[in-house]
Context: one part of a larger RNA
RNA sequence: GAUGAACGCUGGCGGCAUGCCUAACACAUGCAAGUCGAACGGCAGCACAGCAGUAGCAAUACUGUGGGUGGCGAGUGGCGGACGGGUGAGUAAUGCAUCGGGAUCUACCCAAACGUGGGGGAUAACGUAGGGAAACUUACGCUAAUACCGCAUACGUCCUAUGGGAGAAAGCGGGGGAUCGAAAGACCUCGCGCGGUUGGACGAACCGAUGUGCGAUUAGCUAGUUGGUAGGGUAAAGGCCUACCAAGGCGACGAUCGCUAGCUGGUCUGAGAGGAUGAUCAGCCACACUGGAACUGAGACACGGUCCAGACUCCUACGGGAGGCAGCAGUGGGGAAUAUUGGACAAUGGGCGCAAGCCUGAUCCAGCAAUGCCGCGUGUGUGAAGAAGGCCUUCGGGUUGUAAAGCACUUUUAUCAGGAGCGAAAUGCCAUUGGUUAAUACCCGGUGGAGCUGACGGUACCUGAGGAAUAAGCACCGGCUAACUUCGUGCCAGCAGCCGCGGUAAUACGAAGGGUGCAAGCGUUAAUC
Numbered sequence: 001g002a003u004g005a006a007c008g009c010u011g012g013c014g015g016c017a018u019g020c021c022u023a024a025c026a027c028a029u030g031c032a033a034g035u036c037g038a039a040c041g042g043c044a045g046c047a048c049a050g051c052a053g054u055a056g057c058a059a060u061a062c063u064g065u066g067g068g069u070g071g072c073g074a075g076u077g078g079c080g081g082a083c084g085g086g087u088g089a090g091u092a093a094u095g096c097a098u099c100g101g102g103a104u105c106u107a108c109c110c111a112a113a114c115g116u117g118g119g120g121g122a123u124a125a126c127g128u129a130g131g132g133a134a135a136c137u138u139a140c141g142c143u144a145a146u147a148c149c150g151c152a153u154a155c156g157u158c159c160u161a162u163g164g165g166a167g168a169a170a171g172c173g174g175g176g177g178a179u180c181g182a183a184a185g186a187c188c189u190c191g192c193g194c195g196g197u198u199g200g201a202c203g204a205a206c207c208g209a210u211g212u213g214c215g216a217u218u219a220g221c222u223a224g225u226u227g228g229u230a231g232g233g234u235a236a237a238g239g240c241c242u243a244c245c246a247a248g249g250c251g252a253c254g255a256u257c258g259c260u261a262g263c264u265g266g267u268c269u270g271a272g273a274g275g276a277u278g279a280u281c282a283g284c285c286a287c288a289c290u291g292g293a294a295c296u297g298a299g300a301c302a303c304g305g306u307c308c309a310g311a312c313u314c315c316u317a318c319g320g321g322a323g324g325c326a327g328c329a330g331u332g333g334g335g336a337a338u339a340u341u342g343g344a345c346a347a348u349g350g351g352c353g354c355a356a357g358c359c360u361g362a363u364c365c366a367g368c369a370a371u372g373c374c375g376c377g378u379g380u381g382u383g384a385a386g387a388a389g390g391c392c393u394u395c396g397g398g399u400u401g402u403a404a405a406g407c408a409c410u411u412u413u414a415u416c417a418g419g420a421g422c423g424a425a426a427u428g429c430c431a432u433u434g435g436u437u438a439a440u441a442c443c444c445g446g447u448g449g450a451g452c453u454g455a456c457g458g459u460a461c462c463u464g465a466g467g468a469a470u471a472a473g474c475a476c477c478g479g480c481u482a483a484c485u486u487c488g489u490g491c492c493a494g495c496a497g498c499c500g501c502g503g504u505a506a507u508a509c510g511a512a513g514g515g516u517g518c519a520a521g522c523g524u525u526a527a528u529c
Stems, first nucleotide, its partner, number of pairs: 001528001003526001005525005012376006018369002020334001025332003029329003034079003039076002042072002046070003050065006086287003095212007104204002109200004114195003117151001119149002126141006157166003171192006179186002213259003220250003225247008262284004266277004289310005312323004340366001342365003348362001349360004379409004389400004415465005423456001429449007473518005478499003484513005494501002
């Protein structure tokens, strides 16, 4: 000098940051990933048409019915749960940093050309009947799809190697003049989708080189080991795997083994070279109770998915089941030590959706903590009888000290009251214009307009009110090192970073007066340059 600090004493306000460094210990409770009815059958619940009935002259009220409508629990289906968030256990190299490489994949997005024809069989939901304490589950029957499976076709594509062969798709919504139709609709058109292909973008996988701790009181290590051939496997090169063949490969330029450790941009320090470090923020990696495994998928060997084993906890009718905070809060425990079981999706971003919107402990805010940095305040001017009191004294006085009191002002901050921004611009709505189109529908783009939306927030900021009112401590004073006297104690009690003080005149212990330094902090301790 610096700290994610802790401890002691003290403590007014604000802004901005930061806050389990220990037990990757165990976790009660709530929340943290859903969404789409414009994919589907439906209708548990809510609301409304319609229908029927009752009361009434009627308005209306009530009851029943009612997938016809708005919507929608559960279910099928799609997309997303591989992002975001956490932690640093493992890992000294399958990691990271930098520079390169070729044998690869890439959902959503962008661009281009092409296609979207015609059929089929099921199954959940539901119903009926069971089993089970529960978790859950069985049989039979019914039904739909953008779920599933064939057929047709094939611009590209793939296989083969010049003969040929293989392989797709799905519909949904808005609007509508003529024509057809009893209607539904056909048909036309627009939008969103769907299939195969090419290129891009984004993301990911793989390989090489160099660098990246300590130990030789670790000197030899290695049989899929090193290379080849053939095959398998992968998105892809490769002993990645298998069979056969050869006997190689690494190592004193430190192999192997042991200990320690996430790496980096950075951070701290230093004139630099270096040294130390890797909290917050950002990039990469690894992990998700412990160990193992695959499934689904564009992507995982998957924190809030599945299966198996184990430890632990819980429920049980003892037959059997359930769980995983290293997400946000919070609890116990450990510890010198580290916060609220808060608000909101208003903004930014993400998922789904045509959209409205829904979800979002990401995020934005608020709460707690002097944990840090920065700023402000605790009054200002005047005031000598140098008051009183304290302390010292050579008893004359000195000092505290213009300090106080007194007088005259001010009102930052705090308190109270009133006013008042930015963060809000969009989406959506209306008008107009251009595109599209048969179309002045619909839809899309541009322009203009009005209006909605704020957790923070009783905000910031501004104005006013009264009143010096609401606000100073801590350490030190022998030398280093700025700052001295008296009393008490008497090698005791004690101090101490080093030198050293204390045994009767202690500027070094304890107290007081005075002083010095820093100041809402000041000291101490710890580790570091």
Record summary:
Predicted 3D model of a 529-nucleotide part of an RNA (small-subunit ribosomal RNA, 5' domain) from Dyella silvae. It matches the Rfam family "Bacterial small subunit ribosomal RNA". The full RNA is in RNAcentral, with records from ENA.